[in-house]
């Protein structure tokens, strides 16, 4: 860098540092000197590993499913992935708009190239 699978309406600080930006992209709409990003500390969660309880198969090892823990590897900590972007359906006399589903895009994990 691209591929596969899974998940994305829950959760997370009134700390330190830092100084102007940030929310991927489009169009919006927001957050920000009552201090943005980044970094440190803290926290959340439980995808993978580890440890562990139960059930089943096997019955030495092991495998599958349902949990627990949070030691290790990541991840995450405004707003549903903030909304939206393509398609279909429903609704509205029409327009504006609203709702639902799917796709695309994106993010994260694990695996393999």
């Nucleotide at each position: 860098c691209g591929c596969u699978u899974a998940u994305c309406c829950a959760g997370a600080g009134c700390g330190g540092u830092g100084g102007a930006g940030g929310g991927a992209c489009u169009g919006g709409c927001c957050c920000g000197a009552u201090g943005a990003a980044g970094c440190c500390c803290g926290g959340c969660a439980a995808c993978c590993u580890g440890c562990u309880g139960g059930u089943g198969u096997g019955a030495u090892g092991a495998c599958a499913c349902c949990g627990g823990u949070a030691a290790g590897g990541u991840g995450c900590c405004a707003a549903u992935u903030c909304c939206u972007g393509c398609a279909a359906g429903c609704u509205u006399u029409u327009c504006c708009g609203g709702c639902u589903u799917g796709a695309u895009a994106g993010a994260u994990a694990a695996g393999g190239g």
Record summary
Predicted 3D model of a 113-nucleotide RNA (SAM riboswitch aptamer (S box leader)) from Caenibacillus caldisaponilyticus. Rfam family: SAM riboswitch aptamer (S box leader). A reference for the family is Grundy and Henkin (1998), "The S box regulon: a new global transcription termination control system for methionine and cysteine biosynthesis genes in gram-positive bacteria", Mol Microbiol. The coordinates come from a structure-prediction model, not an experiment, and the mean pLDDT is 85.